[in-house]
Context: one part of a larger RNA
Molecule: small-subunit ribosomal RNA, 5' domain
Organism: Akkermansia muciniphila
């Protein structure tokens, strides 16, 4: 000098863009953060509609009230499907195939999506909700009867595959791989409908996503030198989507290490960021990719996918409820609270856009996201006026009838109106959906046009009126280092980054005047280069 997720002191007009618990992975009140589908199903708690009955008012039409009815729209709870493994958070652990980079899988999986092919015949038994009885303070149950499905099961039909056996062809990289034929055994399906569609089963291929293996790279300490018994390998098995001591039985005695094993300490890694001419050094906050974790430890279930942040079970610590028998909970999601700390924000709005899940769609949900709020935390931009302009005076200094500085500075004159205040207008972000219409063809798809919905927001922006009006500080002035004098003090009080100032004329302390530097900031502290 540059830099910062900064803090502190003094000061402070505005806007744009960004950033905002670096400490206690400390504990958490409250609300919200994952639902959706009635075009799978039985139903009907609530709402609305229709129908039946009764009553009240009225001449009546009709209105109102009560009641019955799932008949209709729809729908709490329930069965079922998909989602909840994404998105969001944090950096505890991890020195590791964790990450980066480059390869490999002749050792693998992949729901939803795309393409192609084939198929969907028949039957059965349950169960939730409901209803009845019942236990419990609650959480939550128990028993009995009934019922449905795209829930479950059986039979048929099969293709692929698997297993066993037989024959044959081609290839490679050792175990082998790929193809053809025959025999035996085993295994599929679901309907709904607004008639437009949406779904179901099997196989092959694709896409996407993952799993595993390897080369190289990726901290400190040798004041850590030896480490290892599933340890290293084989054979056989189990297990897995798959390879493998991953696990197991048996057999062998190996394996790693000064090219640093083992141990201890520290640490998420990368893209990148800061600095530097570069080489290098330092850092890994925001954003993106990967990994790990979800009160602590352990475990599996479901599932295409988890060993699962807002799922289950067990153990533990902690907190809460309790009728003392027993129960409930997990903010390292968004806000917010306490604590810790020098220090870090609102218990805000909306699904309008972008995306996600569900749905045929309409739509629903979405603290993802988009916005708004707070903070000079940073970067950038703008302003605090411009031009002209005598005398005198306050202030300060001196060689003191006077001169100099402040100082064109002010007043004053003329002008401007960024900003500000008032008034008026006022966006883009919106593409499209339902629906309509036109066109194309492979005739149910695609395309064109029209066609609602805006949180932000009456915001940005524009116009107009007014009036210099609403807006400057901070640090420094001995040398380094730009900027000097007077007074006070008298080795005191104090200053200080280094050298050093101060003991009676201090440009170094404190104040005044003046000056210099930067400027809505300026200094100090901390850290890195």
């Nucleotide at each position: 000098g540059g830099a910062u997720g900064a803090a502190c002191g003094c000061u402070a007009g505005c806007g744009g863009c960004a950033g905002g618990c670096u400490u206690a992975a400390c504990a958490c009140a409250u609300g919200c953060a994952a639902g959706u589908c009635g075009a799978g199903g039985g139903g009907c708690a609530g709402c609305a509609u229709g129908g039946g009955g009764a009553g009240u008012a009225g001449c009546a039409a009709u209105a109102c009230u009560c009641u019955c009815u799932g008949a209709u729209g729809g729908c709490g709870a329930c069965c079922g499907g998909c989602g909840c493994a994404a998105g969001g958070g944090u950096g505890c652990g991890u020195a590791a195939c964790g990450c980066g980079u480059g390869a490999g899988c002749a050792a693998c999986u992949u729901g939803c999506c795309c393409u192609c092919a084939u198929c969907a015949g028949g039957g059965g038994a349950a169960u939730a909700a409901u209803c009845g009885c019942u236990g419990g303070a609650a959480a939550c149950g128990g028993c009995g009867u009934c019922u449905a499905a795209u829930g479950c099961c059986c039979c048929a039909u099969g293709g692929c595959g698997a297993u066993g056996g037989a024959a044959u062809c081609a290839g490679g990289c050792a175990u082998c791989u790929g193809g053809u034929u025959c025999c035996a055994u085993c295994u599929a399906a679901a309907g709904a409908u607004c008639c437009g569609u949406c779904g179901g089963a099997u196989g092959a291929g694709g896409a996407u996503a993952g799993g595993c293996u390897c080369g190289c790279g990726u901290g400190a300490c040798a004041u850590u030198a030896g480490c290892u018994u599933g340890a290293c390998g084989g054979c056989g098995g189990g297990g897995u989507a798959a390879c493998g001591g991953c696990c197991c039985a048996c057999c062998g005695u190996g394996g790693c290490g000064a090219c640093g094993a083992u141990g201890u300490c520290u640490a998420g890694g990368g893209g990148u960021u800061c600095u530097g001419a570069g080489a290098g050094g330092a850092a890994g906050g925001u954003c993106c990719c990967c990994c790990a974790c979800a009160c602590u430890g352990g475990a599996a279930c479901u599932g295409a996918g988890a060993c699962a942040c807002g799922g289950u079970c067990c153990a533990g610590a902690c907190u809460c409820c309790u009728a003392c028998g027993g129960g409930a909970g997990g903010c390292a999601g968004c806000a917010g609270u306490g604590a810790g700390g020098a220090a870090u924000a609102u218990u805000g709005g909306u699904c309008a856009a972008u995306g996600g899940c569900c749905g045929g769609a309409a739509g629903g949900c979405u603290g993802a996201a988009c916005c708004a709020g707070c903070c000079a935390u940073g970067c950038c931009g703008c302003g605090u006026g411009a031009a002209g302009g005598u005398c005198a005076g306050u202030g300060c200094c001196c060689u003191a009838u006077g001169g100099g500085c402040g100082u064109u500075a002010a007043a004053c004159u003329u002008c401007u109106u960024u900003u500000g205040u008032g008034c008026g207008g006022g966006a883009g972000c919106a593409a499209u959906a339902a629906g309509g219409u036109c066109c194309a063809c492979g005739c149910g798809u695609g395309g064109g046009c029209c066609g609602a919905c805006g949180a932000g927001a009456g915001u940005a922006c524009c116009g107009u009126a007014c009036g210099a009006a609403u807006a400057a500080g901070c640090a420094u002035c001995g040398g380094c280092u730009a900027a000097c004098u007077c007074c006070g003090u008298g080795c005191c009080a104090g200053c200080a980054g280094c050298c050093g100032c101060g003991g009676u004329a201090a440009u170094a302390c404190g104040g005044g005047g003046g000056a210099u530097g930067c400027a809505a900031g300026c200094g100090u502290u901390a850290u890195c280069c």